[in-house]
A computed fold for a 161-nucleotide RNA from a bovine gut metagenome, annotated as Lysine riboswitch aptamer. Its Rfam family is "Lysine riboswitch aptamer". Rfam's curators write: Riboswitches are metabolite binding domains within certain messenger RNAs that serve as precision sensors for their corresponding targets. The family has 47 seed sequences and 3,224 matches in Rfam 15.1. Its mean pLDDT, the model's own confidence on a scale to 100, is 85.
RNA sequence: UGAUAGAGGCGCGAAAAAGAAGAGUAAGCACCACGCAAGGCGGCGGAAACCGCCGGUGCGAAAGGCUUUUUCGCCGAAGGGUAUCCGCCUUUCCGGACGGGUAUGCCUGGGCCGCGACAGAAUAUGCCGCGGACUGUCGCCUUUGGGCGGAGAGCUGUCAG
Repeated sequence: UGAUAGAGGCGCGAAAAAGAAGAGUAAGCACCACGCAAGGCGGCGGAAACCGCCGGUGCGAAAGGCUUUUUCGCCGAAGGGUAUCCGCCUUUCCGGACGGGUAUGCCUGGGCCGCGACAGAAUAUGCCGCGGACUGUCGCCUUUGGGCGGAGAGCUGUCAG
């Protein structure tokens, strides 16, 4: 240097099934009531337009996200950022959120806890930032008790040059 095989643990991700919540919510339909006009509200934000609604009763979903179990693939597992393309949110323009594809040695060793912002129906959860202890790994120091520091492009084993 190359090949190959491994390790970190509440370890990572995917699929299926079931469940809680979403929610007595949204849409639609039926009935009752109201209704000159006007005004107001809503459809992610702004401008223009368009459409619907303004009270009550009855019927009445689903997705994303989450939990559990099983199976599968694994240890940059994977998750973000950025760029670009597609889809979607009534139409056009501008912007933005969300869901995907592709590219990218830009960031992160790993899980946990706390705080904050964003997303979300949500005190769930996800992602990011900061902080904390813990843990694995390598390096340096050591009074051999421990201390300090680095990053996975790392670390360990085997084989070959």